[in-house]
Context: one part of a larger RNA
């Protein structure tokens, strides 16, 4: 490479956005560059294939055919595919009316709890566990009651709930921002997908500089278990958890499912709009669930939200282990990422 594959066996990039590249709707008209046909030349010889023939056969050699599936040149055809030209409206988007929502960014509020403080009341214990003990406590705790202060995170609502491209988002209320969806067709008129590099966004942990610190809490201390206990378990308890600003760029980043369009039985929920209705019901569009066919699949399953039929495009895989190592380039303050092997060996 061909090929077959990528849920879970090796394998979908962590999510967009987009370059060049690929591929791309309906009709008409010319072009003839790909395409198809027809003739010309040329495509050395050997070889190969075929048919004779020479060595006693055969390898081998010779003679003639055929073909060398290409390549130039000319003469056509014009379905498809490019390319010039015109038109269309269904893909696509624009603009209008209407909705939705934990969709974002900022700033301002609010009540629970929790810690701490100061004040009362009160007196011997509290805390914690399997059991304890470390720990606080007559210098008056635990508890209770008033104030106060500080920080974080927002019970119930609350859901196979909704919103986002993904990481995620969730007390309440302003501003702003941005998406979807529907509804009628007013507008533009293929302006589409898909995208190697590239940008960009990305959890939680880390890292830089400044603040902040109520809980919780690596690491550290002590106190148990225990042979041991560098642990589970208990009381402290730095970092760090919060917030600006800047790096980091990985996650089981998962639906282990790439984007995108097009096609293909049915039942039954439910969020959000449009409608018909006779207020019992019901149709439609768009998420979002659960169950089954037909297919499909080793199988468990999946099944209009496909893993079914099919098509453009991109990413990946090609036997374990060495190894996501090592060396080199590249990014980063690091820490580390990206890219990414072989020798060995089974």
């Nucleotide at each position: 490479u061909u090929a077959g594959g990528u849920u879970u066996a090796a394998a979908g990039g962590g999510u967009g956005c987009g370059u060049a590249g690929g591929c791309g709707g309906c009709c008409c008209u010319g072009u003839a560059a790909g395409u198809c046909a027809g003739u010309g030349g040329u495509g050395a010889a050997a070889u190969c294939c075929c048919g004779u023939a020479g060595c006693u056969c055969a390898a081998c050699u010779a003679c003639g055919g055929a073909a060398c599936u290409g390549c130039c040149a000319u003469u056509g055809a014009u379905a498809c595919u490019g390319c010039a030209a015109g038109g269309c409206u269904u893909g696509a988007g624009u603009a209008c009316a209407g909705u939705u929502g934990a969709g974002g960014u900022a700033g301002g509020c609010g009540g629970a709890a929790u810690g701490u403080g100061u004040a009362a009341u009160g007196u011997a214990g509290c805390g914690g566990u399997g059991a304890a003990a470390u720990g606080c406590u007559u210098a008056g705790a635990u508890a209770u009651u008033a104030c106060a202060c500080a920080g974080a995170a927002c019970a119930c609502c609350g859901a196979u709930u909704g919103c986002g491209u993904a990481g995620g988002c969730a007390g309440c209320u302003u501003a702003c921002c941005a998406g979807a969806c529907u509804g009628g067709a007013a507008c533009u008129g293929a302006c589409g997908c898909u995208g190697a590099g590239g940008c960009a966004c990305g959890a939680a942990a880390g890292c830089g500089u400044g603040g902040g610190u109520a809980u919780c809490g690596a690491a550290c201390a002590g106190g148990a278990u225990u042979a041991g206990a560098u642990a589970c378990c208990c009381u402290g308890g730095u970092a760090g958890u919060c917030c600006a600003c800047g790096c980091c760029g990985u996650a089981a980043a998962c639906g282990a499912u790439g984007a995108u369009c097009a096609c293909u039985c049915g039942u039954u929920g439910u969020g959000u709009g449009c409608g018909a209705u006779a207020u019992a019901u019901u149709g439609u569009a768009c998420g979002u669930g659960a169950c089954u066919g037909a297919g499909c699949g080793a199988a468990a399953g999946c099944a209009u939200u496909a893993a079914g039929u099919g098509a453009u495009c991109c990413a990946c895989c090609u036997g374990g282990g060495g190894a996501g190592u090592a060396c080199g380039u590249u990014c980063g303050c690091a820490a580390g990422a990206a890219u990414g092997a072989a020798a060995c060996u089974c």
The part of an RNA shown here (small-subunit ribosomal RNA, central domain) has 346 nucleotides and comes from an uncultured prokaryote. The coordinates come from a structure-prediction model, not an experiment, and the mean pLDDT is 87. RNAcentral holds the full RNA, with entries from ENA. It matches the Rfam family "Bacterial small subunit ribosomal RNA".